Annotation:
A computed fold for a 145-nucleotide part of an RNA from an uncultured Pseudomonadota bacterium, annotated as small-subunit ribosomal RNA, 3' minor domain. It was read from a public genome assembly.
Context: one part of a larger RNA
RNA sequence: CACCGCCCGUCAAGCCACGAAAGCAGGGGGCGUCCGAAGUCGCCGAAGCAACCUUAUGGAGCUAAGCGCCGAAGAUGAACUUUGCAAUUGGGACUAAGUCGUAACAAGGUAGCCGUAGGGGAACCUGCGGCUGGAUCACCUCCUU
Repeated sequence: CACCGCCCGUCAAGCCACGAAAGCAGGGGGCGUCCGAAGUCGCCGAAGCAACCUUAUGGAGCUAAGCGCCGAAGAUGAACUUUGCAAUUGGGACUAAGUCGUAACAAGGUAGCCGUAGGGGAACCUGCGGCUGGAUCACCUCCUU
C1' cells in the first nucleotide's frame, strides 16, 4: 500500500508426505501329508562269541543282522502373521505466478451464519427450521447529559 482493497473454490503445473491397491519378492512361528539319518527302547535272533556252568556236545549270557515305536534334516500343501517393491487410485500440505468465475468482508450489491435435504464446473444455489455475531426506517422501555 487502506475498495484500483481484501478474499473463496474448481482446474492446470511443480514438489513433499500419507491412505487404498491387483500383483511381485522375501522373513517368522505353527499345522497336515510324504520320506526318514544317528541313536535309545521293544520284539526277534535259525548267524556269531574268549571269560560263567558243563558229561566238551551244549546251556546261561552277550552280540551282529532283521522288524517296530519315537525321531533331526529334507520334500510338499493349505492357511496365519510380518517386511519391502508396485501399475493404478484417493484426498492433504506447500509453492512465485497461471485458468475459470466472484461466494464472503460495506445492506458486498439476494444480509450473513448454523443444522438438514436436494441440486450444480467451482466458489456455491434452492427448500425447511434456527440465531443476530445484520444495516436502514419507525415505535416502546431503560440509562446518561
Model confidence (mean pLDDT): 80 of 100. It matches the Rfam family "Bacterial small subunit ribosomal RNA".